This is a predicted structure of a 74-nucleotide RNA (transfer RNA) from Candidatus Indicimonas acetifermentans. Rfam family: tRNA. About the family: Transfer RNA (tRNA) molecules are approximately 80 nucleotides in length. Rfam classes the family as a transfer RNA. The sequence was found in a public genome assembly. Model confidence (mean pLDDT): 81 of 100.
RNA sequence: UGGCCCGUCGUCUAAUGGCAGGACGCUGGACUUUGGAUCCAGGAAUGAAGGUUCGAGUCCUUCCGGGCCAACCA
Numbered sequence: 001u002g003g004c005c006c007g008u009c010g011u012c013u014a015a016u017g018g019c020a021g022g023a024c025g026c027u028g029g030a031c032u033u034u035g036g037a038u039c040c041a042g043g044a045a046u047g048a049a050g051g052u053u054c055g056a057g058u059c060c061u062u063c064c065g066g067g068c069c070a071a072c073c074a
Stems, first nucleotide, its partner, number of pairs: 001070007010024004018054001026042005047063005
C1' cells in the first nucleotide's frame, strides 16, 4: 500500500429492508434474622459522516478502529 472479514446495551448474542430483542451483570422491590438463592420490576446499545428508500443494524460511498492475508522496505 492492496484485498478480505469484523464493529449492536457494561459483557455475550439475536433481528427477511418494517416497534432494536434475549441472556448474564447492574439498580430497585418482594422473600429471608442477615447474606445467598428464588421471584417481580426498571434503566442501558446499532463505530462516525453521507447516500438510496415511504422506511436502513441490514443495501451503497468515504472515514475510524480491530483481525487475517499479500505486497513493499530492511